C1' cells in the first nucleotide's frame, strides 16, 4: 500500500419470482393476504400411430387385451452440418432472447442452457392444484414520448 475473501447497507438489472400483515420455540421458521406467472380441466371445434388376438357383425364400424415405438410441462434456449464417437464430447451456424426510463432505426456485444412429470394431459367456462427461486453490475449512436433536478 495492494490484492483476495467475508459481513452490512444503498442504487439498478436479469428472471414470473413482489409487497405487506400475523405468530412462535426469533436474524430463522409457520400461515395468511397482495401483485406476477405457471399447469390440470366441459360444450363446440380438433386430433384419432403400427401389428397381432378376442368380442359383436351381412358388412362397414365399434369395445376389449398384448407387442412395440412413446408422449408431455417450465424455460429465450429450437433446429441444421461437420468432426469424434470408449469416454456423448468438439467446432461452426441457426429460430429466440438479453444489453439499465420506454419505443422505432442502425451497428456492436453476450446467451442460444438446464430441469421437470412418468404411459398420461389438444383447446377448454365454472372449478381444481402449484410457484415467489436463483444469478449479475452488461452499450452506443439517431428520432420520438415520458420522468427528475435546476434556472
Nucleotide at each position: 500500500u495492494a490484492a483476495u475473501g467475508g459481513a452490512a447497507g444503498u442504487u439498478g438489472c436479469c428472471u414470473a419470482a413482489u409487497u405487506c400483515g400475523c405468530g412462535c420455540a426469533c436474524c430463522g421458521c409457520g400461515c395468511g393476504a397482495u401483485a406476477c406467472g405457471g399447469g390440470g380441466g366441459a360444450a363446440c371445434c380438433a386430433c384419432c400411430g403400427g401389428a397381432a388376438g378376442u368380442c359383436g357383425c351381412g358388412a362397414a364400424u365399434g369395445a376389449c387385451u398384448u407387442c412395440c415405438a412413446g408422449g408431455g410441462g417450465c424455460g429465450c434456449a429450437u433446429c441444421c452440418a461437420g468432426c469424434a464417437u470408449u469416454c456423448c464430447g468438439c467446432u461452426g451456424g441457426u429460430a429466440g432472447a438479453g444489453g439499465a426510463c420506454u419505443u422505432c432505426c442502425a451497428a456492436c456485444c453476450u446467451c442460444g442452457a438446464g430441469c421437470c412429470c412418468g404411459a398420461c394431459a389438444g383447446c377448454u367456462a365454472a372449478c381444481c392444484c402449484c410457484g415467489u427461486c436463483g444469478g449479475c453490475a452488461c452499450u452506443u449512436g439517431g428520432a420520438g414520448g415520458g420522468c427528475c433536478u435546476c434556472g
This is a predicted structure of a 151-nucleotide RNA (c-di-AMP riboswitch aptamer (ydaO/yuaA leader)) from Candidatus Sulfopaludibacter sp. SbA3. Of the family's consensus pairs, 96% are formed in the model. The coordinates come from a structure-prediction model, not an experiment, and the mean pLDDT is 76. The sequence was found by an Rfam model in a public genome assembly. The organism belongs to Candidatus Sulfopaludibacter, within Bacteria.